[in-house]
RNAcentral holds the sequence, with entries from Rfam.
SAM riboswitch aptamer (S box leader) from Thermoactinomyces mirandus, 101 nucleotides, folded computationally.
The coordinates come from a structure-prediction model, not an experiment, and the mean pLDDT is 79.
Rfam family: SAM riboswitch aptamer (S box leader). From the family's description: The SAM riboswitch is found upstream of a number of genes which code for proteins involved in methionine or cysteine biosynthesis in Gram-positive bacteria.
Taxonomically the source falls in Thermoactinomyces (Bacteria, Bacillati, Bacillota, Bacilli).
């Protein structure tokens, strides 16, 4: 990098370095010099794998996460309802994870 299965309205951040950005992309919105991103202690949540067994809980240990619903929408398709377009489902793109090329 591809394929493919699951999952997404829950949860959960304090310092310390930085110094101007960041929320995946495109449009919106939002966050941020009462300090963005990176990176560093320390914590904390929570799902999946694995220890690990019939089945659950705990613990460990590989990942992951810690503003806003994946911050909302996004190519298409069904269905309701209606002028334009609204709704809801699936989907598409993303993200973690498990398995495979």
């Nucleotide at each position: 990098u591809c394929c493919u299965c699951a999952u997404g309205a829950a949860g959960a951040g304090a310092g310390g370095c930085g110094g101007a950005g960041g929320g995946a992309c495109u449009g919106g919105c939002c966050c941020u010099g009462u300090g963005a991103a990176a990176c560093c202690u320390c914590g904390g949540c929570a799902a999946c794998c694995g220890g690990c067994a019939u089945a659950a809980a705990c613990c460990c240990g590989g990942u992951g996460c810690c503003a806003a619903a994946u911050c909302c929408a996004g190519a298409g398709a069904a269905c309701a309802g209606a002028u334009a377009c609204u709704g809801u489902u699936c989907g598409a793109a993303g993200a973690u994870g498990g398995g495979g090329a």